[in-house]
Context: one part of a larger RNA
Molecule: small-subunit ribosomal RNA, central domain
Organism: uncultured Desulfotomaculum sp.
RNA sequence: CUGGGCGUAAAGGGCGUGUAGGCGGCCCAAGAAGUCAAGGGUGAAAUCCCGCAGCUCAACUGCGGGGCUGCCUUUGAAACCAUUGGGCUUGAGGGCAGGAGAGGGGAGUGGAAUUCCCGGUGUAGCGGUGAAAUGCGUAGAUAUCGGGAGGAACACCCAGUGGCGAAGGCGGCUCUCUGGCCUGGCCCUGACGCUGAGGCGCGAAAGCGUGGGGAGCAAACAGGAUUAGAUACCCUGGUAGUCCACGCCGUAAACGAUGGGUGCUAGGUGUUGAAGGUAUCGACCCCUUCAGUGCCGUAGUUAACACAUUAAGCACCCCGCCUGGGGAGUACGACCGCAAGGUUGAAACUC
Numbered sequence: 001c002u003g004g005g006c007g008u009a010a011a012g013g014g015c016g017u018g019u020a021g022g023c024g025g026c027c028c029a030a031g032a033a034g035u036c037a038a039g040g041g042u043g044a045a046a047u048c049c050c051g052c053a054g055c056u057c058a059a060c061u062g063c064g065g066g067g068c069u070g071c072c073u074u075u076g077a078a079a080c081c082a083u084u085g086g087g088c089u090u091g092a093g094g095g096c097a098g099g100a101g102a103g104g105g106g107a108g109u110g111g112a113a114u115u116c117c118c119g120g121u122g123u124a125g126c127g128g129u130g131a132a133a134u135g136c137g138u139a140g141a142u143a144u145c146g147g148g149a150g151g152a153a154c155a156c157c158c159a160g161u162g163g164c165g166a167a168g169g170c171g172g173c174u175c176u177c178u179g180g181c182c183u184g185g186c187c188c189u190g191a192c193g194c195u196g197a198g199g200c201g202c203g204a205a206a207g208c209g210u211g212g213g214g215a216g217c218a219a220a221c222a223g224g225a226u227u228a229g230a231u232a233c234c235c236u237g238g239u240a241g242u243c244c245a246c247g248c249c250g251u252a253a254a255c256g257a258u259g260g261g262u263g264c265u266a267g268g269u270g271u272u273g274a275a276g277g278u279a280u281c282g283a284c285c286c287c288u289u290c291a292g293u294g295c296c297g298u299a300g301u302u303a304a305c306a307c308a309u310u311a312a313g314c315a316c317c318c319c320g321c322c323u324g325g326g327g328a329g330u331a332c333g334a335c336c337g338c339a340a341g342g343u344u345g346a347a348a349c350u351c
Base pairs, nucleotide, nucleotide: 003323004322005321006320007305008304012319014202015201016200017199021195022194023193025088026087027086028085029084030083034080035077036076037075038074039073040072041071042070048066049065050064051063052062053061054060091192092189093188094187095186096184097183098182099181103178104177105176106175107174108173109172110154115149116148117147118146119145120144121143125136126135163170164169207248208247209246210245211244212243216242217241221237222236223235224234259318260317261316262315263314264313267296268295269294270293271292272291273290274289275288276287277286300307301306324351325350326349333344334343335342336341
């Protein structure tokens, strides 16, 4: 460079935003850079291909023809691509009217429970396990009643194969600031679009820095058991941490193991939000449409499993990635980081 691929065999970037670039709707016109046609010039010889000939053949050599896929130039064509000018509304966006939602930030607030403290009642046990023991308790525990403190999380119901978000993720209640989405039909802009190497931002948990906080839980650690041993599983304790503010880290089975966009391709059945119609006093019901989210299934696809209008089907555009196993996500270098480490990422050797 090319081919074939990327749900599970190697392979979709964790997610977004967007730069360059690539690609891009309908109609009219212009010129003619790309494109196409014809003519001219050039494209040395040898080499190459075809034919004939000379060495006894062949290699080799000679002659003739073709070719030399290219470049330059002249004239012409105008469908396509590009450019320029004009127009359009279906793509995209905006205005208007409604709607659903654990989407995000901040402030406040509520009840239950655990633990601790104070007081009352009360007495010998409690706790824990397969069974125990460590542990707690006559300095009065456990249990129970009243009061108080503090931190964290929001039980049952709602709750759902439910909703929202780009992903990570989001669940008590109220207020406030704020992002996105859906529906309706009228109006407006007039291709303003898609993707996106770099860049920038976001990014669970754990971990790190400074300062707070600390109820419960709990790496490490200690003890008790178990066991041949038990650096475990079980039990009693228990520190970082888990929580908050600010700043780092930048990873994951970051998964639908399935990149994004657009169009097309049988249906059936749930469910969420909305609109229209029908029916009705009204709600419910029924029908249609749109957007989401599940299950089943035809064609088709697939190695099979399975996927199947939420495609892994049929096509196009753009990006990322793969190319036997081990060595190895290692070494070296570079960049980033306080560190832990992250990103990029080989080779020898070996099967």